[in-house]
A computed fold for a 130-nucleotide part of an RNA from a Chloroflexota bacterium, annotated as small-subunit ribosomal RNA, 3' minor domain.
It matches the Rfam family "Bacterial small subunit ribosomal RNA".
Model confidence (mean pLDDT): 80 of 100.
Context: one part of a larger RNA
This record gives sequence, structure tokens and C1' cells, in this order.
RNA sequence: CACCGCCCGUCACGCCAUGGAAGUUGGGGGCACCCAAAACCGGAUAAUAUCCGUCUAAGGUGAAUUCAAUGACUGGGGCGAAGUCGUAACAAGGUAGCCGUAUCGGAAGGUGCGGCUGGAUCACCUCCUU
Repeated sequence: CACCGCCCGUCACGCCAUGGAAGUUGGGGGCACCCAAAACCGGAUAAUAUCCGUCUAAGGUGAAUUCAAUGACUGGGGCGAAGUCGUAACAAGGUAGCCGUAUCGGAAGGUGCGGCUGGAUCACCUCCUU
């Protein structure tokens, strides 16, 4: 570069991370149950023989918990010179704007109710300066 300005949202395209999600896979710690070696311990025995039992390593099963990966589909977000639709805001932005709320709509947004002035214009009042 100064209204031939600025600027908002949907949609489309690309990239990035991320939420939800039927599930799937893997790991951690614990619990319950099944099975149960050896030693110790307890009992039987005259016995350090032998037998029985409790506890237990390893092994197995189950439900729950937690962490991670992955997951059809799905939600928004960020970023990206020259895409689409409109034009909401900035001037009284062409219906002043904004806030809350309800509702409606491709989208910005519209409408209703309540509130604010951080509204222009006109009139009046008060104060200040010249």
C1' cells in the first nucleotide's frame, strides 16, 4: 500500500497432534480357587526307618484392577500466497454494537426477553480551558 480498506463463519483440499469408541493385543501389581516338590514344623511309631498333615516354590484356572499399543467409525482443534458460499463485525458498517438467556437457520448469524454504553446525530443542563 490508508473503504478498490479491513474482516467473520460454514464448506473443499493438504499436513500435524488430539478426545470418544464395539473391541483386539501385550505388560504390571494384587486377590480367590485348583494342584503341589524339597526343607522345616506338627502327629502316629520304640525309631534318626516309614506313613499322615499344615505351610509353601514352580505350574494351572477365574473375575476384577491398572498401564501401554492398536481400532471400523466419530468429534472438534492447530497450521497452510492466490479454492467455494455468503457479508456478521469495524463509519450511524448501511437493522448501533456488545453481554446473558431462549429459540431458529448452509454459514457467518437472525429473532424474542432482560441488561450495558465501551453508540453516532439533535436538544437541554453542569463543569473545565481559550